[in-house]
RNA sequence: GCCUCCGUGGCUCAAUGGCAGAGCGGCGGUUUUGUAAACCGCAGGUCGUGGGUUCAAUUCCCAUCGGAGGCU
Repeated sequence: GCCUCCGUGGCUCAAUGGCAGAGCGGCGGUUUUGUAAACCGCAGGUCGUGGGUUCAAUUCCCAUCGGAGGCU
């Protein structure tokens, strides 16, 4: 230098055009002599960034930043 993949709550990951979700973690509650476990509930996301297409973009296109792998 070229090619491919990844970037979404604190962490690990879904959703592949039509209301952004799950598990773990956090907080509150029930239960317990107490803790843990279990159960119920709550909060937390400008979807890496900037543009474009579209009635509508996490999703498609372009650029860019960061990370991983491969080729030379």
Molecule: transfer RNA
Organism: Candidatus Iainarchaeum sp.